[in-house]
Parts: sequence; C1' cells; structure tokens
RNA sequence: GCGGUGCCGCCGCCCAAUCGCCCGCGGGCGAGCCGGGGAACCAGGUACAUGGGGUGAAUCCGCAACAGCGGUAGGGGCCACUUCCGUCCCGAACCCGUCAGCUAACCCGGUCGGCGGCCGACGGAAGGGAAC
Repeated sequence: GCGGUGCCGCCGCCCAAUCGCCCGCGGGCGAGCCGGGGAACCAGGUACAUGGGGUGAAUCCGCAACAGCGGUAGGGGCCACUUCCGUCCCGAACCCGUCAGCUAACCCGGUCGGCGGCCGACGGAAGGGAAC
C1' cells in the first nucleotide's frame, strides 16, 4: 500500500417494528404505528369429497417427482419527487389448531430482523413542484 474479517459510533435503506419514562439491567409502562378476533346491516349459502384460517411481497405453473431447476402473481433497489419504460435483486419463513365473511362497542397480540456507506444503468421519457 492492497484485500478480507470483527467490534463501536455516525449516516442511509427495506420493514408496522420508532419515540419517551422507569428499572433490581432480566425487563416493565406509555405514546405512535401494524395486525388479529368480534354485532346489526350487507354479502354468501344444493349435496358429497378435499379441513380451514392468519402474518408477510413471498403465490401459482411446468420439468423433475427426495433434493432441486426454470418461469410467474407480487415486492424492493437504481434517474432529488411522482408515473410509465428500462435494469438489477427478492419471490422466504412462521403461527392458530378443526375455529374465524364483513363488522360499531369491546377484546387480544406485535413493535423483530436484515443490508449498505460506493465507480454504479451517478438509467430513458413525461409530469407537476421549488428557486431565480
């Protein structure tokens, strides 16, 4: 000097997952935010078989039929912002336990985790906005 890795701090990004107070440092409480359950009205309602439902972007299809591979609904990053196009990436995991349409009052739960700080598509078009 170059490269890799770990820890702390700062900045930024995905996400509901942030902020404040207390603490015996294990946690607790509150605010904000997110999700679920739950009337009337409305919706739905032949029978049998297959149980069904929820968080989440994360479903579905084909090949293989253990694993996996290729697509895909959908989601995210990249032009200050928005939309379209383009491009890159993700397309997981978990919970309830035979039970849940919607849903005022009311009730319950969550507030984790991960990534980057550079040589890149510092992308293309349109739109409105701001400043002068």
Molecule: c-di-AMP riboswitch aptamer (ydaO/yuaA leader)
Organism: Micromonospora tulbaghiae